[in-house]
Context: one part of a larger RNA
RNA sequence: GGACGAACGCUGGCGGCGUGCUUAACACAUGCAAGUGGAGCGACGAACCAGGGCUUGCCCUGGGGCAGAGCCGCGAACGGGUGAGUAACACGUGGGUUACCUGCCUCAAUGACCGGGACAACCCGAGGAAACUCGGGCUAAUACCGGAUGUGCCCGCAAGGGGAAAGGAAGCUUCGGCCUCCGCAUUGAGAUGGGCCCGCGGCCCAUUAGCUUGUUGGUGAGGUAACGGCUCACCAAGGCUUCGAUGGGUAGCUGGUCUGAGAGGACGAUCAGCCACACUGGGACUGAGACACGGCCCAGACUCCUACGGGAGGCAGCAGUGGGGAAUCUUGCGCAAUGCGCGAAAGCGUGACGCAGCAACGCCGCGUGGGGGAAGAAGGCUUUCGGGUUGUAAACCCCUUUCAGUUGGGACGAAGCUCCGCCGAUGAAUAGUCGGUCGGAGUGACGGUACCUUCACAAGAAGCACCGGCUAACUACGUGCCAGCAGCCGCGGUAAUACGUAGGGUGCAAGCGUUGUCC
Numbered sequence: 001g002g003a004c005g006a007a008c009g010c011u012g013g014c015g016g017c018g019u020g021c022u023u024a025a026c027a028c029a030u031g032c033a034a035g036u037g038g039a040g041c042g043a044c045g046a047a048c049c050a051g052g053g054c055u056u057g058c059c060c061u062g063g064g065g066c067a068g069a070g071c072c073g074c075g076a077a078c079g080g081g082u083g084a085g086u087a088a089c090a091c092g093u094g095g096g097u098u099a100c101c102u103g104c105c106u107c108a109a110u111g112a113c114c115g116g117g118a119c120a121a122c123c124c125g126a127g128g129a130a131a132c133u134c135g136g137g138c139u140a141a142u143a144c145c146g147g148a149u150g151u152g153c154c155c156g157c158a159a160g161g162g163g164a165a166a167g168g169a170a171g172c173u174u175c176g177g178c179c180u181c182c183g184c185a186u187u188g189a190g191a192u193g194g195g196c197c198c199g200c201g202g203c204c205c206a207u208u209a210g211c212u213u214g215u216u217g218g219u220g221a222g223g224u225a226a227c228g229g230c231u232c233a234c235c236a237a238g239g240c241u242u243c244g245a246u247g248g249g250u251a252g253c254u255g256g257u258c259u260g261a262g263a264g265g266a267c268g269a270u271c272a273g274c275c276a277c278a279c280u281g282g283g284a285c286u287g288a289g290a291c292a293c294g295g296c297c298c299a300g301a302c303u304c305c306u307a308c309g310g311g312a313g314g315c316a317g318c319a320g321u322g323g324g325g326a327a328u329c330u331u332g333c334g335c336a337a338u339g340c341g342c343g344a345a346a347g348c349g350u351g352a353c354g355c356a357g358c359a360a361c362g363c364c365g366c367g368u369g370g371g372g373g374a375a376g377a378a379g380g381c382u383u384u385c386g387g388g389u390u391g392u393a394a395a396c397c398c399c400u401u402u403c404a405g406u407u408g409g410g411a412c413g414a415a416g417c418u419c420c421g422c423c424g425a426u427g428a429a430u431a432g433u434c435g436g437u438c439g440g441a442g443u444g445a446c447g448g449u450a451c452c453u454u455c456a457c458a459a460g461a462a463g464c465a466c467c468g469g470c471u472a473a474c475u476a477c478g479u480g481c482c483a484g485c486a487g488c489c490g491c492g493g494u495a496a497u498a499c500g501u502a503g504g505g506u507g508c509a510a511g512c513g514u515u516g517u518c519c
Base pairs, nucleotide, nucleotide: 001519002518003517004516006515007514008513009512010511013366014365015364016363017362018361019359020358021324026322027321028320030319031318032317035074036073037072040071041070048063049062050061051060052059053058054057081277082276083275091201092200093199094198095197096196097195100194101193105190106189107188108187109186110185111184113147114146115145116144122137123136124135125134126133127132153162154161155160167182168181169180171178172177203249204248205247210240211239212238215237216236217235218234219233220232221231222230252274253273254272255271256267257266258265259264279300280299281298282297283296302313303312304311305310330356332355333354334353338352339350340349341348342347369399370398371397372396379390380389381388382387403460405455408452409451413446416443417442418441419440420439421438422436423435424434425433426432463508464507465506466505467504468489469488470487474503475502476501477500478499484491485490
């Protein structure tokens, strides 16, 4: 000198874009953060419509289907947070997998036949303070089970053996069915995402020198999607290491960031990729995928409820609270956009995200006026008392109005998406589906914001540090080795340019200094 997720002191006008618990992976009140599908299913069926009965405001029948539960499907393994642990194939990079898996998506092939029995909801009953639980009865399905078939598939040298499925919606119908779409099953290929293995690379300590018994290898078996001591039985006695094993300390890794001419050094906030974790420890279940942050079970610590028998919980999601700390924000608005989940769709959900709020925390931009103006006014400071300086600075004259204020107008972000109509394609079809530079309607949290405009007035907007040398900038007074200053050298003991105040000056400027850390 540069840099910072900074803090502290003094000061503080506006805007844009960013950033904001670095400490206690400390404990958490409250609300929200993952739902969705009625075009899979059975019940219950509110508005509303039509018909009927009448006792005139109710009842019955038929349509119609709100909402809330239940079964079932998909999602909940993504997205979001944190950096505790980890010195490791965790990460980076380059390879391997003839040792593997992959829901949804795309393409291709084939098939969807015949049957069966349940369980919720519901009704009845029982227990419990509660959480909730138990018994009996009825019922549907794209829930569950059996048989058939099986192009291809799996096991097997072969013979042979094994193994699947589900329907739903709209329309037409001569009531036989047809057709379109969404699904279902098996297999193959792809795409995407992962698992596993290997070469190389990146911290400190030798005041850590020896370490290891599933240890190293083999045979066989088990297990896994898959190789493998991954696990087990038996056999052999190996394996690693001064090219640093083992142990200890520290640490998430990387793209990158800062600095530097570079080489290098330091760091790993925000953004992006990977990993690990979810109160602490352990475990599996479901599933294509988890050993699963807002799932389950066990143990522990802690907190809460209790009728003392027993139960409930997990903010390292978004806000927010206490605590710790030098220190780090709103219990905001919206799903309009982007994306994700579900759905045929309409749509619903989304503290992801988009916005707004707070903070000079950072970077950038703008303003606090411009021109003229010497009787060099007054005042201040100083003086050798003549003056000098503040100083064109002010007053005064002329001008402008950015920003802030006021008036009125007012977006882009919606290319899109949705609905209705029309046209075209497919089709037997005025169903359905797909398409359209076609017409109409609707759809914005931000936000009456940005932007444009009217009006008025120089009007509302400057501080901070320094002035002995390094280092740009000097005098007066006070103090008297005191009070104090100080980055280094050093100042202060009666004329201090070094302390304090004032005038003046220098530097930077909505900031300026100090402290801390890195180069």

Small-subunit ribosomal RNA, 5' domain from a Solirubrobacteraceae bacterium, 519 nucleotides, folded computationally. The sequence was found in a public genome assembly.